Context: one part of a larger RNA
RNA sequence: ACCGGCGAGUUACCCUGUACGGCAAGGUUAAGCCCCUCCGGGGCGGAGCCAAAGUGAAAGCGAGCGUUCAAAGCGCGAUCAGUCGUACGGGGUAGACCCGAAACCUCAGUGACCUACCCAUGGGCAGGUUGAAGGCCCGGUAAAACGGGCUGGAGGACCGAACCCACGAGCGUUGAAAAGCUAGGGGAUGACCUGUGGGGAGGAGUGAAAGUCUAAUCAAACUGGGAGAUAUCUGGUUCUCCCCGAAAUAGCUUUUGGGCUAGCCUCGAGCCACUACGUCGUGGGGGUAGAGCGACUGAAUGAAAAUGAGGACUCGCAAGGUCGCUCAUUUCAACCAAACUCCGAAUACCACGACGACUACCUCGGGAGUCAGACGCCGGGCGAUAAUGUCCAGCGUCGAAAGGGAAACAGCCCAGAUCGUCGGCUAAGGUCCCCAAGCCGUGCUAAGUGCGUAAGGAAGUCCGAGUGCGAAGACAACCAGGAUGUUGGCUUAGAAGCAGCCACCAUUUAAAAAGUGCGUAACAGCUUACUGGUCGAGCCCUUGGGCGCCGAGAAGGAACGGGACUAAGCAUGGCACCGAAGCCGCGGAUUCGUGAGCCUUCGGGCUCGCGAGUGGUAGGGGAGCGCUGGUAACCGCGUCGAAGCCGUACCGUGAGGAGCGGUGGAGCGUUACCAGGUGAUAAUGCCGGU
Numbered sequence: 001a002c003c004g005g006c007g008a009g010u011u012a013c014c015c016u017g018u019a020c021g022g023c024a025a026g027g028u029u030a031a032g033c034c035c036c037u038c039c040g041g042g043g044c045g046g047a048g049c050c051a052a053a054g055u056g057a058a059a060g061c062g063a064g065c066g067u068u069c070a071a072a073g074c075g076c077g078a079u080c081a082g083u084c085g086u087a088c089g090g091g092g093u094a095g096a097c098c099c100g101a102a103a104c105c106u107c108a109g110u111g112a113c114c115u116a117c118c119c120a121u122g123g124g125c126a127g128g129u130u131g132a133a134g135g136c137c138c139g140g141u142a143a144a145a146c147g148g149g150c151u152g153g154a155g156g157a158c159c160g161a162a163c164c165c166a167c168g169a170g171c172g173u174u175g176a177a178a179a180g181c182u183a184g185g186g187g188a189u190g191a192c193c194u195g196u197g198g199g200g201a202g203g204a205g206u207g208a209a210a211g212u213c214u215a216a217u218c219a220a221a222c223u224g225g226g227a228g229a230u231a232u233c234u235g236g237u238u239c240u241c242c243c244c245g246a247a248a249u250a251g252c253u254u255u256u257g258g259g260c261u262a263g264c265c266u267c268g269a270g271c272c273a274c275u276a277c278g279u280c281g282u283g284g285g286g287g288u289a290g291a292g293c294g295a296c297u298g299a300a301u302g303a304a305a306a307u308g309a310g311g312a313c314u315c316g317c318a319a320g321g322u323c324g325c326u327c328a329u330u331u332c333a334a335c336c337a338a339a340c341u342c343c344g345a346a347u348a349c350c351a352c353g354a355c356g357a358c359u360a361c362c363u364c365g366g367g368a369g370u371c372a373g374a375c376g377c378c379g380g381g382c383g384a385u386a387a388u389g390u391c392c393a394g395c396g397u398c399g400a401a402a403g404g405g406a407a408a409c410a411g412c413c414c415a416g417a418u419c420g421u422c423g424g425c426u427a428a429g430g431u432c433c434c435c436a437a438g439c440c441g442u443g444c445u446a447a448g449u450g451c452g453u454a455a456g457g458a459a460g461u462c463c464g465a466g467u468g469c470g471a472a473g474a475c476a477a478c479c480a481g482g483a484u485g486u487u488g489g490c491u492u493a494g495a496a497g498c499a500g501c502c503a504c505c506a507u508u509u510a511a512a513a514a515g516u517g518c519g520u521a522a523c524a525g526c527u528u529a530c531u532g533g534u535c536g537a538g539c540c541c542u543u544g545g546g547c548g549c550c551g552a553g554a555a556g557g558a559a560c561g562g563g564a565c566u567a568a569g570c571a572u573g574g575c576a577c578c579g580a581a582g583c584c585g586c587g588g589a590u591u592c593g594u595g596a597g598c599c600u601u602c603g604g605g606c607u608c609g610c611g612a613g614u615g616g617u618a619g620g621g622g623a624g625c626g627c628u629g630g631u632a633a634c635c636g637c638g639u640c641g642a643a644g645c646c647g648u649a650c651c652g653u654g655a656g657g658a659g660c661g662g663u664g665g666a667g668c669g670u671u672a673c674c675a676g677g678u679g680a681u682a683a684u685g686c687c688g689g690u
Stems, first nucleotide, its partner, number of pairs: 001690006011094013026050003032044004054061002064076004097236002100233001104226003108223003117199008125190001127159003130155001134151006163187003167184001169182003202218001204214002239624006249262005263370002265367006275360001277356008290343001291341002297337002301333003305330006311323004373398005379392004403414003418588004423584003429578003432563003438575007450565001456550002460547007468539002477534005483507003488502003513528001517526002589614011625679001627676008636668002644663005650657002
């Protein structure tokens, strides 16, 4: 891992509700006693309990009572039948659906054969080295001290095996090993190592102290017991079909992954009312969007002058003068605001009326689940006009929704799957091939733009609007002219059109600047404006729109789903077609409503027709299948072959059920009812097998 077996809402009592049954102003017995019996069982027993009257804290009063001086009021009552039993739903008390702690307690025990410490008694430490004190001799001294030699053999002394330890490394890491192996390392006469016996223990021991160690267990050992501890937590919870179908919100909560009440779902009963719902009409309140502010509160830009106030300068004082300073008011122009409003919608909401469609509303009662929501669009707050961000509000989808589209893709677009059908029509989206289905008309694009992006940039190209110039010849190009006073004045070393400052006149002209640019040290030189000529038809500029270009760099193609496409791209118009579990056709099932017929124990049931429905998680409701045992019937089946097992083309919407054949070899079914140790892919489930 697979297969098989086992494996989770039970039981007792009480409360509450529903169904059915008995009796009913009553209902019912409990213990106990008597009788019968194979097993059921029958009777007695009225104590007690519930109901039949309530109300008040109570005394009490009583269809009323309380409150109060009193109720004129208010609160609870008086109208409405209960009670016992059985089954089921739910609650309570119990282990209370099952499995699971970490832990806690225990006048209940077991442990120091591991390990820590202590006690008693034993054992062990190859070999080598160093050479303390002391002693003797010699020197030395007055004697000592002291020095030397020899001797001596001290030391938590030195080197190093046994022995003990465990410092670094490698290996090992489902190991050879639940701590090891290898080559190295440390101690090795000591606070050394070790044998045997003994001591003290669980809030206790022991501890050269690390919360260490106390039998692979230690911030409180292990075993039994309390014990099925508790678990607002996680996991698991077993057959089928049918009807309905949520929530992820509010308030409170030592509350935030838990609860309680309400909301939303379901079932039953009552109610049948324009109650709810939709549209229209009428009437309302509002202060949002917008707008406005010479309507407030604030914010805030520019201009003009006047007035006022302040300030600065001038000023001996005073007075006066000046100001390109500031503020306010007035005028003009343009503006801003969630916490501004002279104004002010659309919607929404409330009420009434009409109409529509239906029973959706509402009340009471039984049962829930939900309290982590997600994304999208719209209105907002927070954030950075960030986030698959976060918090509100409205709607949608997912959640609990399959199908078609978006290449793929819970939350986007289309659309809500009762079943069958080798029929039809459509939606979104598509119609060259992959891949079902397409053509026509008119424009645009040349970038493979299409098939990813901004500020910004550009004689891309198409369409439109406008000014000016132009056959008295524009625009571009070419030919020619482009002069004189004068080198204007100033400045300057110089300044001559062309460093800079000032001025910018005049003359001759077809025209020509006191000079547009280049240039020179300064001149010179080139050029432009301007004019004539050549040429001969549009030209310059501004502006709106469509599609494109650049901006555009990342680790392959890979930023069209691919191929590929110049239409198979973009815009616009037209007519077709494809396309889904949508809609229609045909057939079937089922729920609810409704009509008819039949039956009825009067609760209802059956058949046929018509209409509307039948996605679904949590969850509510309904109807069934199967297993084991029992009671009764089937004068049931069975060695002429039971159960079980194997095969099989039948029946049922399904759980499932027959028939037949084989195997097997002794029991088993059908109908009705009763009772449950009653249904297994999941619990790192338990046991077994392979």

The prediction has a mean pLDDT of 86. This is a predicted structure of a 690-nucleotide part of an RNA (large-subunit ribosomal RNA, domain II) from a Phycisphaerae bacterium. Lineage of the source: Bacteria > Pseudomonadati > Planctomycetota > Phycisphaerae. The full RNA is in RNAcentral, with records from ENA. Rfam family: Bacterial large subunit ribosomal RNA.